The RNA shown here (c-di-GMP-I riboswitch aptamer) has 86 nucleotides and comes from Singulisphaera sp. GP187. It was read from a public genome assembly, where an Rfam model found it. Rfam family: c-di-GMP-I riboswitch aptamer. Its family is annotated with cyclic-di-GMP binding in the Gene Ontology.
RNA sequence: UUCUCGAAAAGGCAUACCCGGCGAAAGCCGGUGACGCAAAGCCAAGGGCCUUCGGUCGACAACGACCAUGGCAGCCGGUUCCCGAA
Numbered sequence: 001u002u003c004u005c006g007a008a009a010a011g012g013c014a015u016a017c018c019c020g021g022c023g024a025a026a027g028c029c030g031g032u033g034a035c036g037c038a039a040a041g042c043c044a045a046g047g048g049c050c051u052u053c054g055g056u057c058g059a060c061a062a063c064g065a066c067c068a069u070g071g072c073a074g075c076c077g078g079u080u081c082c083c084g085a086a
Base pairs, nucleotide, nucleotide: 005084006083012037013036018031019030020029021028022027035074041079042078043077046076047075048072049071050070054067055066056065057064058063
């Protein structure tokens, strides 16, 4: 100095539940709270997963099937980065 590495220190993030708000939903935002996290930073134009207001189809009202342009980065992946014991 580097890393398909992760001891320590400092600092950081924040699951579930609950409260308020947004949304058709998935989910998101704020508060509270910590299950955990060395990328739990960023990227949704790669794969995967979730949802279906609306659209299409079923004679279709109910109901069902399909479709993302809606989401998830704390699923994989890509990318950048703090510290430096063994």